[in-house]
This record gives sequence, C1' cells and structure tokens, in this order.
RNA sequence: AUGACGGAUCGGGAGAGUUCGGUCCAGUCCGACGCCGAUGGAGCAACCGCCCCGGAAACUCUCAGGCACAAGGGACCAUCCGUCAG
Repeated sequence: AUGACGGAUCGGGAGAGUUCGGUCCAGUCCGACGCCGAUGGAGCAACCGCCCCGGAAACUCUCAGGCACAAGGGACCAUCCGUCAG
C1' cells in the first nucleotide's frame, strides 16, 4: 500500500398510493384495499472457516417498518480519524 472494526462528515444515497371513505376541515388521526425492500426481524442456502460445529447474502418472506412533495429514516459508497493485523 492493503484488509477488518468503530467513530465523524448540513458528503452521495433508491423503491412503492397526490387511492377511497370517515374525522378534522391547514394539519393530524382512524379504517379499507393496493403496493415497496437498501433499516430491524425471520427463512433457505451459494460461499467461508479454527471444519465436532460455527459464520453466513444485496436472495426470499413482509411480522414490525415504509408508500405525492417536503421532513425523517436509510443498506451501501466516499473522505477523514482511531485501533488491530500486515
């Protein structure tokens, strides 16, 4: 150099309903039906390992969550800092 982990950044960052009804009559809330998958959770398992057994996805399911704009969240990426390995 590089890899892993953690943190910071007013850096980037998608998908799906301006649906209908009620309430309120700005907003909000509730219900129905229809959808989304890149947060959480669950499942199979490619693969990996120290191979007794473990770790396991961006795949799958949608329980939670989300579905105009905005806001918020957001896997992942980028930059910087720290630790470990090397």
Overview
Predicted 3D model of an 86-nucleotide RNA (Glycine riboswitch aptamer). The sequence was found by an Rfam model in a public genome assembly. Rfam family: Glycine riboswitch aptamer. Rfam describes the family as follows. This family represents the bacterial glycine riboswitch.